This is a predicted structure of a 351-nucleotide part of an RNA (small-subunit ribosomal RNA, central domain) from an uncultured bacterium.
Context: one part of a larger RNA
RNA sequence: CUGGGUGUAAAGGGAGUGUAGGCGGGAAAGCAAGUCAGCGGUGAAAUACGUGGGCUUAACCCAUGGACUGCCGUUGAAACUGUUUUUCUUGAGUGAAGUAGAGGCAGGCGGAAUUCCGGAGUGUAGCGGUGAAAUGCGUAGAUAUUCGGAGGAACACCAGUGGCGAAGGCGGCCUGCUGGGCUUUUUACUGACGCUGAGGCUCGAAAGUGUGGGGAGCAAACAGGAUUAGAUACCCUGGUAGUCCACACCGUAAACGAUGAUUGCUAGGUGUGGGGGGUCUGACCCCCUCUGUGCCGCUGUUAACACAAUAAGCAAUCCACCUGGGGAGUACGGCCGCAAGGUUGAAACUC
Numbered sequence: 001c002u003g004g005g006u007g008u009a010a011a012g013g014g015a016g017u018g019u020a021g022g023c024g025g026g027a028a029a030g031c032a033a034g035u036c037a038g039c040g041g042u043g044a045a046a047u048a049c050g051u052g053g054g055c056u057u058a059a060c061c062c063a064u065g066g067a068c069u070g071c072c073g074u075u076g077a078a079a080c081u082g083u084u085u086u087u088c089u090u091g092a093g094u095g096a097a098g099u100a101g102a103g104g105c106a107g108g109c110g111g112a113a114u115u116c117c118g119g120a121g122u123g124u125a126g127c128g129g130u131g132a133a134a135u136g137c138g139u140a141g142a143u144a145u146u147c148g149g150a151g152g153a154a155c156a157c158c159a160g161u162g163g164c165g166a167a168g169g170c171g172g173c174c175u176g177c178u179g180g181g182c183u184u185u186u187u188a189c190u191g192a193c194g195c196u197g198a199g200g201c202u203c204g205a206a207a208g209u210g211u212g213g214g215g216a217g218c219a220a221a222c223a224g225g226a227u228u229a230g231a232u233a234c235c236c237u238g239g240u241a242g243u244c245c246a247c248a249c250c251g252u253a254a255a256c257g258a259u260g261a262u263u264g265c266u267a268g269g270u271g272u273g274g275g276g277g278g279u280c281u282g283a284c285c286c287c288c289u290c291u292g293u294g295c296c297g298c299u300g301u302u303a304a305c306a307c308a309a310u311a312a313g314c315a316a317u318c319c320a321c322c323u324g325g326g327g328a329g330u331a332c333g334g335c336c337g338c339a340a341g342g343u344u345g346a347a348a349c350u351c
Base pairs, nucleotide, nucleotide: 004322005321006320007305008304012319014203015202016201017200021196022195023194025088026087027086028085029084030083031082033081034080035077036076037075038074039073040072041071042070049065050064051063052062053061054060091193092190093189094188097183098182099181103178104177105176106175107174108173109172110155115150116149117148118147119146121145122144126137127136163170164169208249209248210247211246212245213244217243218242222238223237224236225235260318261317262316263315264314265313268296269295270294271293272292273291274290275289276288277287278286300307301306324351325350326349333344334343335342336341
C1' cells in the first nucleotide's frame, strides 16, 4: 500500500457551521472531454516468454514468433459519466396561519431553609458530635424558644425511562428581546438551489488562570481531636482558595448511546409527549397519519453479550480513525496559552 475493521477486543473527531474537494433526482436536444470500435504510426536492441537450432550436455550463443497490456494521430458510435441549452416536481427551501417546550440573553419579583446580628425578651446548665470519645461552643448566659433585621446562594412539592437544545447543557414566578422544531392547508411560490466536508471559523461541563466585586452554606489546602503498630487517610471540630457576579483566558472529560453525518429498503406489539381529523362542546373512549421519545420482539447480524425501523440488518455517498503489549500520549521540533498546560507526535530498547 492493499485487504479487513472502528458498541464492549486497537479504532467515531466533544459539537456545529461551512471553503476546497468528492458524490448527486426525472425528461428532451446538442457537443464529444472520459468511454467504446476501426485504421495508421510508434512502443530501439538486449533481457523475459513460446518454438527450432549450434557448442558432447548445461550455462552460453543463434534464428524466429508472439508479446511489450502503453502513447500519438485519424475516422466513427452516443448507452453511461461529463458539459451546454430547454424543461419538470417527487429531493431541498420560502411564505401564511397555528402549536408544545427547564432552548438562549437581559431585567424585575417571591417564599422556605441555613448562617450572622440585635432585644438588658422567655429560660438554665449544658450543647454539639461519635461505633465510643475528644478537640470545639457555653454562667461574659450558649443550646432551645420568640420577635425584628442583614446577606448570599440554591429553587422543595409539581417532576415523569416527561420536555427543549447541535453538543456542552437547561428547572421558583413575571416581563422584554431572540433562535430552532412540529402540524395542516393553500398543494401558493422557487425549480436540484442537494449530501458530505480536509483546512478555516464559532460554541464547548467541571477544575484552573487574570482583573475587579461578592462571600450565607459547602469546602481542596491547612490546623486540631480521634482511630491505628503507624494514619501525611476514612470519622469529628474548625477552616482558606474555590464555589457566586462582570469582563477576558483556558479548550479539556467515562465531552458516553463508549455507536460520525445523510439517504433508501426491510414483520409486528405496546407505553408516552406534540400536532391534525371524526363526535355539538369538554372529560373519556376509538380510529388514521406525521414528528419525537421509551420498552419488548421476528428475519437478519454478532466471537459472545446483545442490536433489532432511533439497527450493531440490507445497500449508497462523504469525512474521521485503527494496524501487537510496554516505552508513551512521553521526548524533540512546530503551533497555541499569562501560567497550568493543550495540540501535533516519534525512536532506541524490551517482551